[in-house]
């Protein structure tokens, strides 16, 4: 140098949780705080998860209408164009390394 790795050491991240702030939420950021983590780094292409401000759909109150209907409440379905990546698989980069 280069092949080896479950070795040691240095050093990095930071789950739950708790303030703050931003978002309608799901989630993000800072701050503290460590259960972990050899990529828990970095992208977010496929799986898969959350979560529905909007939009659509019935339901149902109440208004107005002459009628078809329109408004507004209240609850429910269904949708991602927002989200997670510490779920899984892919991509791109990479520290240290005894025997």
């Nucleotide at each position: 140098c280069g092949c080896g790795a479950c070795a040691a050491a240095a050093g990095g991240c930071a789950a739950a949780c708790c303030c703050g702030u931003c978002g309608a939420a799901a989630g993000g950021c800072g701050g503290g705080g460590a259960c972990g983590c050899a990529a828990a780094g970095c992208c977010u292409c496929g799986a898969g998860g959350c979560u529905a401000c909007g939009g659509u759909c019935g339901g149902u109150g109440c208004g107005c209408a002459g009628a078809a209907g329109c408004g507004c409440g209240c609850g429910g379905g269904c949708u991602a164009u927002g989200c997670c990546g510490g779920u899984c698989g892919g991509g791109c980069c990479g520290c240290c390394g005894a025997a």
c-di-GMP-I riboswitch aptamer from a Gemmatimonadota bacterium, 99 nucleotides, folded computationally. Its Rfam family is "c-di-GMP-I riboswitch aptamer". Rfam describes the family as follows. GEMM was predicted in a large-scale screen for bacterial structured RNA regulatory elements. Its mean pLDDT, the model's own confidence on a scale to 100, is 84. Lineage of the source: Bacteria > Pseudomonadati > Gemmatimonadota.